[in-house]
RNA sequence: GUCGCCAACACGGAAGAGAUCGACCCGCCUCGGCGGGACGGCGCCGACGGAGCAACCGCCCCGGAAACUCUCAGGCAAAAAGACCGUGUCCGAAGU
Numbered sequence: 001g002u003c004g005c006c007a008a009c010a011c012g013g014a015a016g017a018g019a020u021c022g023a024c025c026c027g028c029c030u031c032g033g034c035g036g037g038a039c040g041g042c043g044c045c046g047a048c049g050g051a052g053c054a055a056c057c058g059c060c061c062c063g064g065a066a067a068c069u070c071u072c073a074g075g076c077a078a079a080a081a082g083a084c085c086g087u088g089u090c091c092g093a094a095g096u
Stems, first nucleotide, its partner, number of pairs: 001096002008089006018042001020041003024037005043076003049072001050070003056064003
């Protein structure tokens, strides 16, 4: 000099599961109801987070470990969030 792991940022895509039941509060209304909010109950979801087992991997005392498992939190119309994928920017290990 070149390439460029991990990481970070921006944009786009991105699933699943009751827009369920109950009383309460607020607003609207044709006074039949409708929408929103928090609370409680039952039923569910896993691709934020968290935890568990472990294939496997490593510098092998020990450590790192999932999209598997559990649902504590979170979520179950839309919105928000969202693992992961793509593009760009940036950092820049190993290699050369």